[in-house]
Molecule: Bacterial RNase P class A
Organism: Magnetococcales bacterium
């Protein structure tokens, strides 16, 4: 000074005037009693004062709960999910911290990470052959033709798999030694294997030592196997109130059982005497669920961390056709032209200003995002 990585944190402030909407409290009116003074209840309206009013992703509906209901309880199957090891968590397929395997020169990323010896399936084209897996050129040896100083060519049998070729990938690799020529055939190393020993590590693992067949291809993000996990639906869940209708008509099974519930299916187990289907015909109002939490923040403490514990303070939206806004002025931010300056800057003028919008709630994950700001690490140059 470049180039990369890794990690935070903002994403405009002020101020005026107007609107909206939660809660508190005050006055007023409404409603009820009533000794007519008041006094209760409550939000019928309404004003007036004070306060609070979208996100880091509020989105995807992807995961995991919490909380409602389905009457309490377990088992089998389907299905579905997940798969290295220790931790963390209310619990996860999250998060953290390590192994292994892969990219990168590094910092540092990615990882669908149990099993091919239990079976099935696949591996196009090219090649001789893609796993019960091979001889197209070739190498060797014996005979044969042809020809002949020698070498050479032709067919035919036997041996071979090191060498070329073709593929993504061809019966480990490099060397040396041995053969007719070759081959783990033998030897070293490397690699590969084993219910093996030993060392470190809590563990995945790593390391060394011995023995060995010296070869059993890739593929499970193909079906499958094996470990572990999973009852459903969901705030349009559920609770109450008030009002209205036609106490309306018909079928099926059931009354101790063979009916209907236990939200995929079987059957236990218990519950209820009712379930369940079609015609028709009312109603769509209104309270609650509804924000005090597995809650924030600080600090101390203990752990590499994620996180736990202590201890102080703090309560920051609750709409329901869906509230949280319109204006206007100044000032910051970006970019662009112009002046003035060596430059840094300063001043004018003109545009912009990202992704986006709560609906029961919380822990995650993905995925979108204009500018603006910090922090740490690696790597290249230069110059002390």
């Nucleotide at each position: 000074a470049g180039a990369g990585u890794g990690g935070g944190c903002u994403g405009g402030g002020u101020g005026g005037c107007c609107g909206c909407u939660g809660g508190u409290g005050u006055u007023a009116u409404g409603c009820u009693g009533u000794u007519u003074g008041c006094a209760g209840a409550u939000u019928u309206u309404a004003a007036c004062a004070c306060u609070g009013g979208a996100g880091g992703a509020a989105a995807g509906u992807c995961c995991g709960g919490g909380c409602u209901c389905c009457a309490a309880a377990a088992a089998g199957c389907a299905a579905g999910a997940u798969g290295c090891c220790g931790g963390g968590u209310a619990a996860c397929u999250c998060c953290c911290g390590g192994c292994g395997g892969g990219g990168g020169c590094a910092a540092c990323c990615c990882u669908a990470g149990g099993g091919a010896c239990a079976g099935u399936g696949c591996c196009a084209c090219a090649g001789a052959a893609a796993a019960c897996a091979g001889a197209c050129c070739g190498c060797c040896g014996g005979a044969c033709u042809a020809g002949u100083u020698u070498a050479u060519c032709u067919u035919c049998c036997g041996g071979u798999a090191a060498g070329g070729g073709u593929g993504a990938a061809a019966a480990g690799g490099u060397g040396c030694g041995g053969u007719a020529a070759g081959a783990g055939c033998g030897c070293a190393c490397c690699g590969c294997g084993u219910u093996u020993u030993c060392c470190g590590g809590u563990a995945a693992c790593g390391g060394a030592a011995a023995c060995g067949g010296c070869a059993a291809g890739g593929u499970a993000a193909a079906c499958c196997c094996c470990g572990u996990c999973u009852g459903g639906a969901g705030c349009a869940a559920g609770a109450c109130c008030a009002a209205a209708u036609a106490g309306g008509g018909g079928g099926a099974c059931g009354u101790u059982u063979a009916g209907g519930g236990c939200u995929g299916c079987u059957a236990u187990g218990u519950c209820c005497a009712g379930u369940u289907c079609c015609c028709g015909g009312g109603u769509a109002g209104g309270u609650c669920g509804c924000a005090c939490g597995a809650g924030g923040u600080g600090c101390u403490u203990g752990g590499u961390a994620a996180c736990a514990a202590g201890u102080a303070c703090c309560c920051a939206a609750g709409a329901u056709g869906a509230a949280u806004g319109g204006u206007c002025a100044c000032c910051a931010c970006c970019u662009g032209a112009c002046u003035a300056g060596c430059a840094a800057u300063a001043g004018u003028c003109a545009g912009g200003a990202a992704c986006a919008g709560a609906a029961c709630c919380c822990g995650g994950c993905u995925u979108a995002c204009a500018g603006g700001c910090c922090c740490g690490c690696u790597c290249u140059u230069u110059u002390u």